Context: one part of a larger RNA
């Protein structure tokens, strides 16, 4: 110098994109004491605070535990093994699963919710087909789509697609029909065309249908300070975005504007609402728990740094 340790004054995250790495306090013992929040179970070993040896006595019948005195040392941990805490916050309810080999995640699943098929010779699904799977089930089942624990809740729009349902009518293939024509022939005949009617699903049309597939406005003017507009006007749509939440995992302007936190804060956290472009099962707000999850702060500690020293081992260099 490379790699894997040890040690390190003073400071103690100043270091980085981030305290990544490392260390360090804690420690499945006893004994006291534990908050907001909770779905009342949790939360919680929350957090924090003492205590731990060896001798004698002496209470409960012994062990075992208390009690009380005394001894030693700077130190008396529990065979081993064995948590850093703590606040606020996204975002998934949890445990679980995944990209064998660069992603373990907020994605996948899920338990609930819900919509649709499906009466059993079931829907579906595999296979020309026999037959087989679902199922030796039978609607409290089976299939399939969306959502995704629980809590409050889930608006308006059916005018386009879709899908349902609808004995009419319109239009519509093959088929029937079969009036009239045509070619050929002495004629029967053969033969070509073919027009009325009659006739399936589908389309058209009539209705419904959003936890289907989607979608949810502009202008303009008004209040006795300004400002702003409960109000009215006017166009246009199938109907104009309800509840709740908002610079959001969503805010272009932008490091919006205030307030907190810091000596200083494009992160973070409370608000505000002007939503470039939030929104209600492609679910919409909340939420205790949980989580090798993303943020932002804090104690405590620490070679992460100030800023580097030193040592060990194993290369590295020589000979082989």
């Nucleotide at each position: 110098c490379u790699a894997a340790c040890g040690u390190u004054a003073a400071g103690g995250a100043a270091c980085u994109c981030g305290g990544c790495a490392a260390u360090a306090c804690a420690g499945c013992a006893g004994g006291c004491g534990u908050a907001a929040c909770u779905u009342c179970g949790g939360g919680a070993u929350a957090a924090g605070c003492c205590u731990u040896g060896c001798c004698a006595a002496u209470a409960u019948u012994u062990u075992a535990u208390g009690u009380u005195g005394g001894c030693c040392g700077c130190a008396g941990u529990a065979a081993a093994u064995g948590a850093c805490u703590u606040c606020a916050u996204g975002c998934g309810a949890c445990u679980g699963u995944u990209u064998a080999u660069c992603a373990a995640a907020a994605a996948c699943a899920c338990a609930g919710g819900u919509g649709u098929c499906u009466g059993c010779a079931a829907a579906u699904u595999c296979g020309a087909a026999a037959g087989a799977a679902u199922a030796a089930g039978u609607a409290u089942a089976g299939g399939c789509g969306c959502u995704g624990a629980g809590g409050c809740c889930u608006g308006c729009c059916c005018a386009g697609u879709g899908c349902c349902a609808g004995a009419a009518g319109g239009u519509c293939a093959c088929g029937a029909g079969g009036a009239g024509g045509g070619g050929u022939g002495c004629a029967a005949g053969c033969u070509c065309u073919g027009a009325a009617u009659c006739c399936a699903a589908g389309c058209c049309c009539u209705g419904g249908u959003g936890a289907a597939c989607g979608g949810c406005g502009g202008c303009c003017g008004u209040a006795a300070c300004u400002a702003u507009a409960a109000c009215g006007g006017u166009c246009c749509u199938a109907a104009g975005g309800u509840a709740g939440c908002g610079a959001a995992a969503u805010u272009c302007c932008u490091u919006g504007u205030c307030g907190g936190g810091u000596a200083a804060g494009u992160u973070c956290c409370g608000a505000c609402c002007c939503g470039c472009a939030c929104g209600a099962a492609u679910g919409g707000c909340u939420u205790a728990a949980c989580g090798g999850u993303g943020u932002g702060a804090a104690g405590a500690c620490u070679g992460u740094c100030u800023c580097a020293a030193c040592g060990u081992u194993a290369g590295a260099c020589u000979c082989g």
Source information: Large-subunit ribosomal RNA, domain IV from Candidatus Peregrinibacteria bacterium UBA1369, 320 nucleotides, folded computationally. It matches the Rfam family "Bacterial large subunit ribosomal RNA". Rfam links the family to the GO terms structural constituent of ribosome and ribosome.